[in-house]
RNA sequence: GGCUGUAAAGGGCAAAACUACCGAAAGGUAGCGACGCAAAGUUACCGGUCUAAGGGGCCUCGCCCUAUGACAGCGGAACCGCCAGA
Numbered sequence: 001g002g003c004u005g006u007a008a009a010g011g012g013c014a015a016a017a018c019u020a021c022c023g024a025a026a027g028g029u030a031g032c033g034a035c036g037c038a039a040a041g042u043u044a045c046c047g048g049u050c051u052a053a054g055g056g057g058c059c060u061c062g063c064c065c066u067a068u069g070a071c072a073g074c075g076g077a078a079c080c081g082c083c084a085g086a
Stems, first nucleotide, its partner, number of pairs: 003085003012037002018031005035073001041079003045076003048071003054066005
């Protein structure tokens, strides 16, 4: 330096639910809580998914389209990083 994560040590993160706040929503933040995670650290670059305020369409008036909004705990990629092993 690359690879690997069976075991170990020190640890780390924190799903759902609930509460509060923010948001049109998806969702986010904090608390509580642990389903899980060896990158569940960071970045929306590629694919994907969610939402549709605004905009547009239909005109049946409540449906459809649309990201400039989100998801990094959906996959890929990039960057960075702890311990151990062969």
Description
This is a predicted structure of an 86-nucleotide RNA (c-di-GMP-I riboswitch aptamer) from Candidatus Competibacter phosphatis. The source organism's lineage runs through Bacteria, Pseudomonadati, Gammaproteobacteria, Candidatus Competibacteraceae and Candidatus Competibacter. It matches the Rfam family "c-di-GMP-I riboswitch aptamer". From the family's description: GEMM was predicted in a large-scale screen for bacterial structured RNA regulatory elements. Of the family's consensus pairs, 100% are formed in the model.